[in-house]
RNA sequence: CCCGGAAAAAGGCCAAACCGGCGAAAGCCGGCGACGCAAAGCUAACAGGGCCUAAGUCGGAUCCCCUCCGAUACGGCAGCCAGCCGCCCGG
Numbered sequence: 001c002c003c004g005g006a007a008a009a010a011g012g013c014c015a016a017a018c019c020g021g022c023g024a025a026a027g028c029c030g031g032c033g034a035c036g037c038a039a040a041g042c043u044a045a046c047a048g049g050g051c052c053u054a055a056g057u058c059g060g061a062u063c064c065c066c067u068c069c070g071a072u073a074c075g076g077c078a079g080c081c082a083g084c085c086g087c088c089c090g091g
Stems, first nucleotide, its partner, number of pairs: 002091004012037002018031005035079001041084003048081002050077003056072006
């Protein structure tokens, strides 16, 4: 450096639910809690895909307003793929 593996050792992270808070929402932060994870470590306006939301804006429905529908992200998700870094064991 490459490949393979979590059996061992040292460990690590924390899904959902619930409580409090932020947010229009997606979702996020903290507590609690562990479904699971060999990367469930980091990276999302700047490497790429993909997915979610739609405040605002635009268009439509409507005489108008309200409301509804559609489109739209420099708003989100990495525990979707992916990129980058990395502990241990074996080859």
This is a predicted structure of a 91-nucleotide RNA (c-di-GMP-I riboswitch aptamer) from a Planctomycetota bacterium. Its mean pLDDT, the model's own confidence on a scale to 100, is 83. NCBI's taxonomy places the organism under Bacteria, Pseudomonadati, Planctomycetota. The sequence was found by an Rfam model in a public genome assembly.